[in-house]
Molecule: Glycine riboswitch aptamer
RNA sequence: UGGAGGGAACUCCGGAGAAGCUCACUUGUGAGUGCCGAAGGGGCAAGGCCGGCAAUGGCCGAAACUCUCAGGCAAAAGGACGGAGCAGACAA
Numbered sequence: 001u002g003g004a005g006g007g008a009a010c011u012c013c014g015g016a017g018a019a020g021c022u023c024a025c026u027u028g029u030g031a032g033u034g035c036c037g038a039a040g041g042g043g044c045a046a047g048g049c050c051g052g053c054a055a056u057g058g059c060c061g062a063a064a065c066u067c068u069c070a071g072g073c074a075a076a077a078g079g080a081c082g083g084a085g086c087a088g089a090c091a092a
Base pairs, nucleotide, nucleotide: 001091002090007086010085011084012083013082014081019033021032022031023030024029025028034073035072036071040069041067042066043065047060048059049058050057
């Protein structure tokens, strides 16, 4: 100086959805109703493995799909994911 696969950590930028709901009181807590899907978590398709003469058996198994446990429904914060920095095997 170039730079693969990939990203543990760190910095910056972008980043959706859904009630600023209702009630109670001790005014920040509790209860209730409706809703969202993009922290986290659960579920499974192809496929694989095991067992078996066979079978409709068992196990493993992804997501932005699905559930809504957790979380969330003005702003702020958070935010999957993307980009840049940074780092970087290796080569010269």